Description:
A computed fold for a 131-nucleotide RNA, annotated as FMN riboswitch aptamer (RFN element).
Order: sequence, then C1' cells, then structure tokens
RNA sequence: AAAUAUCUUCAAGGCAGAGUGAAAAUCUCUACCGGCGGUUAAAGUCCGCAACCCGUUUAUUGGCGACAAUAGCGGCUGAUUCGGUGCAAUUCCGAAACCGACGGUUACAGUCCGGACGGGAGAAGAUGUAU
Repeated sequence: AAAUAUCUUCAAGGCAGAGUGAAAAUCUCUACCGGCGGUUAAAGUCCGCAACCCGUUUAUUGGCGACAAUAGCGGCUGAUUCGGUGCAAUUCCGAAACCGACGGUUACAGUCCGGACGGGAGAAGAUGUAU
C1' cells in the first nucleotide's frame, strides 16, 4: 500500500416579508433549502444508490388461527436549457427555468407536526488476519 473480518463513531437543509380569508408556515406574490457514490473538472435536474411508498411467504420470531413484526427478494421513485471558458464541464462562470414520498391539519405543505431518540446509501477511525 491494496485485500479481508470484526467493532466504534458519524451520516438532511429550508416559510423571512406581504396579500386574501372565519381559518393558510398549506393558497397568491416575493423569499428559502438541496442525502450518498460516480463522472477527463466541483452536479437537487447526467449515471447509479439510499430514504419513502407498494407487493411477496423465501427465512426467522410471535400467535390456536386470521395475521403481525423483522430480514431477504421484486416493484415504484421528481426535475435543465442557452451562452462563455477550457484538452475536458447538462458539474465551473453568466442568464433564464424546473423538481421535491407518505399520514396529519379550521385551508391544498419540499420548508409545520408525525412515523423517526427510526432506517440508511455511504464516510471516517480502531483492532485482527494473510500477502
């Protein structure tokens, strides 16, 4: 130094101002935010992944059972163009756009509350093993 095993820690931000209204952090105007890995060069919009959601009896556990929980597996899963620089950029610079799970709520939510003191792509570190 790369490989591998175990363990530890970490791993998501954002409604400020105004309008209407009985009621809106949910509507309207204006504002604000951007998980992880990759990529000739830095990405919310490229490629892939996670989360959320749906299904499944494959496994385990609980239950007399219907069934439930967890894991696995399968599925679903949003949105960008133009100009410039350059060897190289849908990633930088300039400009103009666009997107954002589910449940709740006096009124429709990316930003409030909740599942969630959860889960997690992955990141860092420690120790061991053999080369």

Source information: The sequence was found by an Rfam model in a public genome assembly. The coordinates come from a structure-prediction model, not an experiment, and the mean pLDDT is 81.